Small-subunit ribosomal RNA, 5' domain from an uncultured bacterium, 474 nucleotides, folded computationally.
The full RNA is in RNAcentral, with records from ENA, Greengenes and SILVA.
Context: one part of a larger RNA
RNA sequence: AACGAACGCUGGCGGCGCGCCUAACACAUGCAAGUCGAGCGCUUCACCUUCGGGUGGGGAGCGGCGCACGGGUGAGUAACGCGUGGGAAUCUACCCUGGGGUUCGGGACAACGGCGGGAAACUGCCGCUAACACCGGAUACGGCCUUUUGGCGAAAGUUUACGCCCUGGGAUGAGCCCGCGUCCGAUUAGCUUGUUGGUGAGGUAACGGCUCACCAAGGCUUCGAUCGGUAGCCGGUCUGAGAGGAUGAUCGGCCACACUGGGACUGAGACACGGCCCAGACUCCUACGGGAGGCAGCAGUGGGGAAUCUUGGACAAUGGGGGCAACCCUGAUCCAGCGACGCCGCGUGGGUGAUGAAGGCCUUCGGGUUGUAAGGCCCUUUUGUCGGGGACGAUGAUGACGGUACCCGGCGAAUAAGCACCGGCUAACUCCGUGCCAGCAGCCGCGGUAAUACGGAGGGUGCUAGCGUUGUUC
Numbered sequence: 001a002a003c004g005a006a007c008g009c010u011g012g013c014g015g016c017g018c019g020c021c022u023a024a025c026a027c028a029u030g031c032a033a034g035u036c037g038a039g040c041g042c043u044u045c046a047c048c049u050u051c052g053g054g055u056g057g058g059g060a061g062c063g064g065c066g067c068a069c070g071g072g073u074g075a076g077u078a079a080c081g082c083g084u085g086g087g088a089a090u091c092u093a094c095c096c097u098g099g100g101g102u103u104c105g106g107g108a109c110a111a112c113g114g115c116g117g118g119a120a121a122c123u124g125c126c127g128c129u130a131a132c133a134c135c136g137g138a139u140a141c142g143g144c145c146u147u148u149u150g151g152c153g154a155a156a157g158u159u160u161a162c163g164c165c166c167u168g169g170g171a172u173g174a175g176c177c178c179g180c181g182u183c184c185g186a187u188u189a190g191c192u193u194g195u196u197g198g199u200g201a202g203g204u205a206a207c208g209g210c211u212c213a214c215c216a217a218g219g220c221u222u223c224g225a226u227c228g229g230u231a232g233c234c235g236g237u238c239u240g241a242g243a244g245g246a247u248g249a250u251c252g253g254c255c256a257c258a259c260u261g262g263g264a265c266u267g268a269g270a271c272a273c274g275g276c277c278c279a280g281a282c283u284c285c286u287a288c289g290g291g292a293g294g295c296a297g298c299a300g301u302g303g304g305g306a307a308u309c310u311u312g313g314a315c316a317a318u319g320g321g322g323g324c325a326a327c328c329c330u331g332a333u334c335c336a337g338c339g340a341c342g343c344c345g346c347g348u349g350g351g352u353g354a355u356g357a358a359g360g361c362c363u364u365c366g367g368g369u370u371g372u373a374a375g376g377c378c379c380u381u382u383u384g385u386c387g388g389g390g391a392c393g394a395u396g397a398u399g400a401c402g403g404u405a406c407c408c409g410g411c412g413a414a415u416a417a418g419c420a421c422c423g424g425c426u427a428a429c430u431c432c433g434u435g436c437c438a439g440c441a442g443c444c445g446c447g448g449u450a451a452u453a454c455g456g457a458g459g460g461u462g463c464u465a466g467c468g469u470u471g472u473u474c
Stems, first nucleotide, its partner, number of pairs: 001473003005470005012346006018339002020304001025302003029299003034065003039062002042059007072257003081182007090174002095170008103137004112127006143152003157162001183229003190220003195217008232254004236247004259280005282293004310336001312335003318332001319330004349379004359370004384411006393401001418463005423444003429458005439446002
């Protein structure tokens, strides 16, 4: 000098930030991912009706897109994980751009109806049905396979709108490989059998010992392999004249994880926080047969701890998902609440006022000091409070914040000062009490009867809505 701090004493206001560093401990409750009727059938309600129908709303289901983003955490990881600079053997929904197409058929499954099983979660059988759901045929500029010949592969409607299919390019995102850099320990010296390389095959979007068969016997290592410990990495942050050292909260980039371990499914993308399956620990329900759950999302609870907040408001803005749109959803976000946790700003009044009042303290008893300090007198009104007006943020509409900020007026010095220290280092001294006691202390050291060092008081010094102490880093 610094801090995501804590503790003690104290505490007026505002702005901007920050706020579980410990148990990646366990979690009650609510919310955090839906949306589309301009894909489809069914069903229900309301209104209108010329009784034909029309209009509008709701429900679950099939289908589409999204749920792989956004949000959290730092457990693991010493690694191509990260940083930086390169590379070739790849994929990329939605978006932009170019070319071509959008044809003919078919059979189902939910919902629904019927009959059952179960305490529940849920589930079985039979029957009906629509589609932009599913399947087949045709066609193929371009596409894929192939040495040639040749072979393979599409669609979805619709009044429009919006779409759909094939294919080239772009953009964006992602996967992969490599050079260099990246903590401590040698009281860890040898490590390795898919191990190292080759041939062939499989697999992948893609290269590859990624996997497998066969063949060879290699590969790494004192320039520290292997093993053990510790740790997410970076932009940055703190310190420092710099070099360096320490660090990696908040914000931004990357990575990893989602009760623990394993696995795949769907999909353009996951091996998927609020999806599935298996195993395990734990909790809950049960009719004992069987089921349900996963806050390292936002709030909140218990626990741990020196220690870290509201079970708040709004989608008004920004952004995201769905939708032609209206709009819906959004604990992302924007705000508000709590906390002197930090930084910054402001205030607790200003002027005048000596008979240097009273009181306190000291005294050599003369006086000194507190001290222009107070009172008194003259002002001011930041803050406060009362009343009135009242935003920007929103280019037309829409404002949670918010009757907030801000402005005007009224009132009244009114509502607002503490903390540490005073032996030397180190700025600031006397009295009383105590008597190696009680105690202080960062170091040196103080205290055993006059203690500027303990405790109190008066006075003083330093900082100030803070001041000290402790911890940690430089």